[in-house]
């Protein structure tokens, strides 16, 4: 130092939302069923212990929560704006500039934590920031 086997991990971004197996199918990032990972509910003692809730309901995914102005306030539409708690921006991370976001969804009167145990997701939408200091990964080559 070369070769082969096996194992692992890597190959744009947000997000749990990716992988494998079997069927069917011409095939497909199609369909159905299972499994692996990964994600969220729900569930005791003990604790929460003198607080809090009970229609002023109440509680979940979610970064997405609190305000102020304008406009509408018979019905009907129920919009616009400016911040702000938080989050995102291409290996990690920590500073600094700079863009974007700061939504919408569900249970159904019902739930604190919570082991055994149950349940349930496993999607959609997108094109790309830069600078510095740290520490990793690949690849060439010497």
């Nucleotide at each position: 130092g070369a070769c082969a086997u096996a194992g692992u991990g890597u190959c744009g971004c947000c997000g749990a939302a990716a992988u494998c197996u079997a069927u069917g199918g011409a095939g497909a990032u199609c369909a159905u069923a299972g499994a692996u990972a990964c994600g969220g509910g729900g569930g005791a003692c003990c604790c929460a212990g003198g607080u809090u809730u009970u229609u002023u309901g109440g509680g979940g995914c979610g970064a997405a929560u609190u305000c102020c102005c304008c406009a509408c306030c018979c019905a009907g539409c129920a919009g616009g704006g400016g911040a702000u708690a938080a989050a995102g921006c291409a290996c990690u991370u920590c500073c600094a500039a700079g863009c974007u976001u700061g939504a919408g969804c569900c249970c159904g009167u019902c739930a604190g934590c919570u082991a055994a145990c149950c349940c349930c997701g496993c999607a959609g939408g997108c094109a790309u920031u830069u600078g510095g200091g740290a520490g990793g990964g690949c690849a060439u080559c010497g």
Annotation:
Model confidence (mean pLDDT): 75 of 100. This is a predicted structure of a 142-nucleotide RNA (c-di-AMP riboswitch aptamer (ydaO/yuaA leader)) from a Phycisphaerae bacterium. Rfam family: c-di-AMP riboswitch aptamer (ydaO/yuaA leader). Rfam describes the family as follows. This family represents a conserved RNA structure found upstream of the ydaO and yuaA genes in Bacillus subtilis and related genes in other bacteria. Lineage of the source: Bacteria > Pseudomonadati > Planctomycetota > Phycisphaerae. The sequence was found by an Rfam model in a public genome assembly.